Molecule: Bacterial RNase P class A
Organism: Desulfobulbaceae bacterium
RNA sequence: CGGGGUGGGUGCAUGAUCGCUCCGGCCUUGGCCGGGGAGGAAAGUCCGAACACCGCAGGGCACGGUGGUUCGUAACGCGAACUUCGGGUAACCGAAGGAAAGUGCCACAGAAAAUACACCGCCGAUGGCACGGCUUGGCCGUGCACAGGUAAGGUUGAAAUGGCGAGGUAAGAGCUCACCGCUUGUUCGGCGACGGACAAGGCAGGGUAAACCCCACCGGGUGCAAGACCAAAUAGGGAAGCGUUUGAGAGCUGCCCGUUCAAUGCUUCCGGGUAGGUUGCAGGAGGCGUCGGGUGAUCGGCGUCCCAGAUAAAUGAUCAUGAUCCGUUUUAACGGAAACAGAAUUCGGCUUACAUCCCACCCCGUUCU
Numbered sequence: 001c002g003g004g005g006u007g008g009g010u011g012c013a014u015g016a017u018c019g020c021u022c023c024g025g026c027c028u029u030g031g032c033c034g035g036g037g038a039g040g041a042a043a044g045u046c047c048g049a050a051c052a053c054c055g056c057a058g059g060g061c062a063c064g065g066u067g068g069u070u071c072g073u074a075a076c077g078c079g080a081a082c083u084u085c086g087g088g089u090a091a092c093c094g095a096a097g098g099a100a101a102g103u104g105c106c107a108c109a110g111a112a113a114a115u116a117c118a119c120c121g122c123c124g125a126u127g128g129c130a131c132g133g134c135u136u137g138g139c140c141g142u143g144c145a146c147a148g149g150u151a152a153g154g155u156u157g158a159a160a161u162g163g164c165g166a167g168g169u170a171a172g173a174g175c176u177c178a179c180c181g182c183u184u185g186u187u188c189g190g191c192g193a194c195g196g197a198c199a200a201g202g203c204a205g206g207g208u209a210a211a212c213c214c215c216a217c218c219g220g221g222u223g224c225a226a227g228a229c230c231a232a233a234u235a236g237g238g239a240a241g242c243g244u245u246u247g248a249g250a251g252c253u254g255c256c257c258g259u260u261c262a263a264u265g266c267u268u269c270c271g272g273g274u275a276g277g278u279u280g281c282a283g284g285a286g287g288c289g290u291c292g293g294g295u296g297a298u299c300g301g302c303g304u305c306c307c308a309g310a311u312a313a314a315u316g317a318u319c320a321u322g323a324u325c326c327g328u329u330u331u332a333a334c335g336g337a338a339a340c341a342g343a344a345u346u347c348g349g350c351u352u353a354c355a356u357c358c359c360a361c362c363c364c365g366u367u368c369u
Base pairs, nucleotide, nucleotide: 001365002364003363004362005361006360007359008358009357012322013321014320015319016318017317018316020037021036022035023034024033025032026031027030039340043351044350046349047348048347049346050345051223052222053221054220063219064218065217066216067215068082069081070080071079072078083096084095085094086093087092097214098213102212103211104208105207106206119154120153121150122149123148126147127146128144129143130142131141132140133139134138162180163179165177166176167175181203182201183200184199185198186197187196188195189194227279228278229277230276237270238269239268240267241266242265243264244263249261250260251259252258286305287304288303289302290301291300292299293298324337325336326335327334328333
């Protein structure tokens, strides 16, 4: 210098004027003064929690989720370190329980997709058939490819029953052997996943579990429109007081009066809880700095800061100057551009979107010293 990998930052700045919203103070209650006012993802609402109400003796079934190991964390499906396998020259990136418990499925092509099979091919030792020869009890030779043997080679596919070489054979085949792979065992190292060494065994016997399933672990439900409090109004309810109706109900006495119950009206209170208001709700698994432990995620000590809180929903508009990028060009001006997106109980993650510009570390190639 060129190409690449990983991680991180920025997300226009300053000032003026006019507004919006919250908090504090002042007073004449409507103003004045002072202060705060979106994000790295506020997004998707995917996962985990806090908090609240409901449910719940204990255990099991069902259902859902997670899935290498160890660690971190309040917790997680998140993160860190490591292990094995795969990709890449490398930095680095991706994947992860069980297919020798059982069941299901495997398009097209292909002989065959799972109790392996036999299309082309190879062989035809053995049996059979035909011909020939002979020392005719029979034996030998040649041919056929009928029975049969075979899985080396070819063909299909994403995938075909260990690989490769030698021996062996009629042709072949772990049939036998060496090496590699695999399985089992022992031993050593590691907390562990796992790794090293040695020994034994001819070899178990395709893929798919984001198919059912098996194993291990985890999970009660609903969400701040949770919930709590104050409380105009309405319905229904309770209590007290004052009336009314008694010609018609019941009791006190058979009748009348009176009185109690009953029926009904009004008033007051209790209670009820709609509109509305308050709270939950902004001091928190909090931010920043620094020191220490740890490879790291992260943890601990100390110091310091208070940093949106609306409710149909504020966080805006205009102007000036400057910075960045692009274009024109008289090199100093003019014109233009600037993303994704916007809080709503809160927090930890993941995922996705993003104009412009910047930084750090690492790898490969080339050149120079």